The RNA shown here (Bacterial RNase P class A) has 353 nucleotides and comes from an uncultured Actinomycetes bacterium.
The prediction has a mean pLDDT of 77.
Its Rfam family is "Bacterial RNase P class A". Rfam's curators write: Ribonuclease P (RNase P) is a ubiquitous endoribonuclease, found in archaea, bacteria and eukarya as well as chloroplasts and mitochondria.
RNA sequence: AGAGUCGCCCGGAUCACCGCGUUGCUUAUGCACCGAGGAAAGUCCGGACUCCAAAGAGCAAAGUGGUGGGUAACGCCCACUCGGAGCAAUCCGCAGGACAGUGCCACAGAAAAUUACCGCUAACGAAAGUUAGUAAGGGUGAAACGGCGGUGUAAGAGACCACCGCAUCUGCAGUGAUGUAGAUGGCAAGGUAAACCCCACUUGGAGCAAGACCAGAUUGUUAGCGCUUGAGAGCUGCUCGCUCGAGUUAACGGGUAGGUUGCUUGAAUCUGCAAGCAAUUGCAGAUCUAGAUGGAUGGUGAUCCAUUCGCGAAAGCGAAGGACAGGAUCCGGCUUAUAGGGCGACUCUUCUU
Numbered sequence: 001a002g003a004g005u006c007g008c009c010c011g012g013a014u015c016a017c018c019g020c021g022u023u024g025c026u027u028a029u030g031c032a033c034c035g036a037g038g039a040a041a042g043u044c045c046g047g048a049c050u051c052c053a054a055a056g057a058g059c060a061a062a063g064u065g066g067u068g069g070g071u072a073a074c075g076c077c078c079a080c081u082c083g084g085a086g087c088a089a090u091c092c093g094c095a096g097g098a099c100a101g102u103g104c105c106a107c108a109g110a111a112a113a114u115u116a117c118c119g120c121u122a123a124c125g126a127a128a129g130u131u132a133g134u135a136a137g138g139g140u141g142a143a144a145c146g147g148c149g150g151u152g153u154a155a156g157a158g159a160c161c162a163c164c165g166c167a168u169c170u171g172c173a174g175u176g177a178u179g180u181a182g183a184u185g186g187c188a189a190g191g192u193a194a195a196c197c198c199c200a201c202u203u204g205g206a207g208c209a210a211g212a213c214c215a216g217a218u219u220g221u222u223a224g225c226g227c228u229u230g231a232g233a234g235c236u237g238c239u240c241g242c243u244c245g246a247g248u249u250a251a252c253g254g255g256u257a258g259g260u261u262g263c264u265u266g267a268a269u270c271u272g273c274a275a276g277c278a279a280u281u282g283c284a285g286a287u288c289u290a291g292a293u294g295g296a297u298g299g300u301g302a303u304c305c306a307u308u309c310g311c312g313a314a315a316g317c318g319a320a321g322g323a324c325a326g327g328a329u330c331c332g333g334c335u336u337a338u339a340g341g342g343c344g345a346c347u348c349u350u351c352u353u
Base pairs, nucleotide, nucleotide: 001349002348003347004346005345006344007343008342009341010340012304013303014302015301016300017299018298020035021034023032024031025030037324041335042334044333045332046331047330048329049207050206051205052204056240057239058238059237061203062202063201064200065199066080067079068078069077070076081095082093083092084091085090096198097197101196102195103192104191105190117138118137119134120133121132122131123130124129146164147163149161150160151159165187166185167184168183169182170181171180172179173178211261212260213259214258220252221251222250223249224248225247232244233243234242268287269286270285271284272283273282274281275280305322307320308319309318310317311316
C1' cells in the first nucleotide's frame, strides 16, 4: 500500500419565537419539570401479571435435541467438542438413534445391497464363437459393496502383509461431549430420520379488547332436558377422579353500553469495585426518564456539525444534503430494514527500513 474478517459507536446538536400533551404550583394571568426507537417493525419465542379454579392422574398432541455453564425462562446468550468451507483471521451446522420397525434411493446403469455390460485369464475351435474363473481396470450414476502400497495368482480378490479406516477392550487427560496411546480382531453390517418412527427432556388455556369497580337500560316467544332417583357447568381434545348445582340449553326478537381503574418504581438504568476465559453475578452509590384515549413533540429563523462537489496557496466562500422509520400492559430475546460516517483488533499478499 492492497485485499479481507470480526466487534463497537453516531445516525444530528444549540439558541430564539410560536404551537401541542401529562404532572405540580399559582387568586388569575401564567410558570416549572418531563415528553418515541435501535429497531418502537415482524407477532416468531420466553415470561411477569389477570381470569377460568379449590385442585389432580392418564392418553393424545406440540416443542427442543453434541457437552458444560448463564438466565425468571426460552427455540436465547457464553465457552468448549465434533463435522464442513476457507491459505488464514473467521464463518456455517434440524449436531441423539439406521443392529426396534416401516418407507424411499427417479433416470442412467449389468447391478442400488450381493450384481457382471466392456475388459482380463484358461480350455475347445480354422474363424465367428462356446464353457469356466474374476470383480483389481473402464463405463453409468449423487452414491457401486472399506482406502492405499505390496505379496501372491492363469488372471485377480482382505486371499495374505504393513499403514489408514472400522469394531471391542484397557491406560492417561478432561466435570463432560471428546481427545490421545496401546492391545486384539480380517472385520463388512450402503445411504436417508429438515421421511414416518424410537429415545431423552419440557409443556393447562385464554389474554390488558385480560380483569376489577361505579353508572345505565330492559321486555318477551317457542322448544328440549331437568328440579337432589342430578338437567347443566368447570376454557386445546379425550378418559378417569373431584367440585359447584335448581333451573339450564338452543333459536328468533328487543334494550343499555358512559366513566374510573388496571397505567408505569421496574427480573429498571447508570457509575465504581470484586469474582469469572466469557455470558453473567455480588456489593456500594446515584437517577426517576410518555402514560395518551377523535389518540400529544410540529413550524419558522440563525449558528454549528458528520458528508459530497466546485473555487482558492491557505484561511475561507458557494451549492447540495442527513437513511430505515413513530408508542398503547410491561420486560428478556431472535429476525428483518437502514443514506452516510467514525473507531478498534486480527488475517493474508507486496514493498521499504